[in-house]
RNA sequence: AGCUGCGUGGCGCGGUGGAAGCGCGCCGGGCUCAUAACCCGGAGGUCGUUGGAUCGAAGCCAACCGCAGCUA
Numbered sequence: 001a002g003c004u005g006c007g008u009g010g011c012g013c014g015g016u017g018g019a020a021g022c023g024c025g026c027c028g029g030g031c032u033c034a035u036a037a038c039c040c041g042g043a044g045g046u047c048g049u050u051g052g053a054u055c056g057a058a059g060c061c062a063a064c065c066g067c068a069g070c071u072a
Base pairs, nucleotide, nucleotide: 001071002070003069004068005067006066007065010024011023012022013021018055026042027041028040029039030038048064049063050062051061052060
C1' cells in the first nucleotide's frame, strides 16, 4: 500500500428496508429464618463517524476512523 471480516445497552450476541431484541449483569419487588436458585417489574443503546440514495435505514451506496486477519 492492497484485500477480507468485524464495529448494535456494562459484557457476549441476533436482527439484510416499515425503525432494535435475547442471554448474562445492574436496580426494585416477591418467595425464604437467611443466602443462592426461582418468579415479577424496571432502568440502560444518536446501531463507529460524516455524507448520499429512499416516503422510510442498524441493514443499501461513498468516504473516513478503530480492531483483527491475509498478501506484497

Overview
The RNA shown here (transfer RNA) has 72 nucleotides and comes from Lasiosphaeris hirsuta. Its mean pLDDT, the model's own confidence on a scale to 100, is 85. Its Rfam family is "tRNA". From the family's description: Transfer RNA (tRNA) molecules are approximately 80 nucleotides in length. It is annotated as a transfer RNA. The sequence is in RNAcentral, with records from ENA and Rfam. Lineage of the source: Eukaryota > Opisthokonta > saccharomyceta > leotiomyceta > Lasiosphaeris.